RNA sequence: CUUAUUAAGAGUGGCUGAGGGACAGGCCCUGUGACGCCCGGCAACCUGGUUUUUUCCAAGGUGCUAAAUCCUGCGGUUUAACCGAGAGAUAAG
Numbered sequence: 001c002u003u004a005u006u007a008a009g010a011g012u013g014g015c016u017g018a019g020g021g022a023c024a025g026g027c028c029c030u031g032u033g034a035c036g037c038c039c040g041g042c043a044a045c046c047u048g049g050u051u052u053u054u055u056c057c058a059a060g061g062u063g064c065u066a067a068a069u070c071c072u073g074c075g076g077u078u079u080a081a082c083c084g085a086g087a088g089a090u091a092a093g
Base pairs, nucleotide, nucleotide: 001093002092003091004090005089006088011039013038014037015036019029020028021027023073024072025071026070040065041064042063044062045061046060047058048057049056069087074084075083076082
């Protein structure tokens, strides 16, 4: 850079110790331990096996494991929302 997906799923654990939820505005989560790491778990993509196909299994490589990608941000419409994109995230090339 391209393509696909992005409203489901997943700890009552241990260590650490103050911020975090991409950015901005909100609104939230946090010493009843946030974030991070380990273990556990989930199963999105790739991989492996299975199946005539459909499917099913595994959890190997990444990934994920509060709230719809938390909502909005640009446009349409509009009371709000909703729809389409954009931006972000993940996987493969």